[in-house]
């Protein structure tokens, strides 16, 4: 190279609380263990997650006698990452013990 049976030193921490930043996904920080042999780190590929913004699409307030004028307030949906998740595979790095050659 491969491997994680048994060990010994340890490591990291889901859900769920707390503050805290974030429009949101989510993230930091203390607790706290479902797990985890790369649950170290890097969004490069593919997937998921969100959508302030931007952009259609309905509903619809105002104005006006009316218009193929003007204004477009609110609510509702859709698309969309440049936004995220490394504990969804893949891929890159780096690396502690032990088997093993």
């Nucleotide at each position: 190279a491969g491997c994680g049976a048994a060990a010994a030193a340890g490591g990291c921490a889901a859900a769920c609380c707390u503050u805290c930043c974030g429009a949101a996904a989510g993230g930091a920080u203390g607790g706290g263990a479902c797990g985890c042999a790369a649950a170290g780190c890097c969004a490069c590929c593919g997937g998921c997650c969100u959508a302030c913004g931007u952009u259609c699409c309905c509903g619809g307030c105002c104005c006006g006698a009316a218009a193929c004028a003007g204004a477009g307030a609110c609510g509702g949906g859709g698309a969309u990452a440049c936004g995220g998740c490394a504990g969804c595979g893949g891929g890159g790095u780096u690396g502690c013990c032990g088997c093993g050659g």